This is a predicted structure of a 68-nucleotide RNA (transfer RNA) from Rhodomonas lens. The same sequence occurs in records of 2 taxa. Its Rfam family is "tRNA". From the family's description: Transfer RNA (tRNA) molecules are approximately 80 nucleotides in length. NCBI's taxonomy places the organism under Eukaryota, Cryptophyceae, Pyrenomonadales, Pyrenomonadaceae, Rhodomonas.
Order: sequence, then structure tokens, then C1' cells
RNA sequence: CAAUUUGGCGCAGUGGUAACGCAUUGGUCUUGUAAACCAAAGAUCACCAGUUCGAUUCUGGUAAUUGG
Repeated sequence: CAAUUUGGCGCAGUGGUAACGCAUUGGUCUUGUAAACCAAAGAUCACCAGUUCGAUUCUGGUAAUUGG
């Protein structure tokens, strides 16, 4: 100086109450387990301010991580 920070993990989301996969839980199936299928739960969007009717998103600062 630049980039990144969003469920347990990996990630999407360019101003209007956050999608998906894996994992987890319950159910169906099976002699049983796994797989498969169905369903459910799970996010103060790193923190503090500002702009705006409204901010995960825009602006400033702070912190952490990565690279130079």
C1' cells in the first nucleotide's frame, strides 16, 4: 500500500428484513448401518460512527488475517 472479514465449516448476495452446499437434528426406507429421499433448526452480516425513509451493500475510523 492492497485484498479479505457473512450459521459449526466453505461460500453467494452492487440500497428494500441474507441464497446455496457440507455438517447437525428429526422422519421415511433397511434385519441393522451407510447411502438415498423428505423436513427442521442454525447468521445482532468483525466493531464504532456517518449518509439515507431504509445499509450485509455507500463513506470514514478501529481490529484481525493474507499478500506486497
The coordinates come from a structure-prediction model, not an experiment, and the mean pLDDT is 84.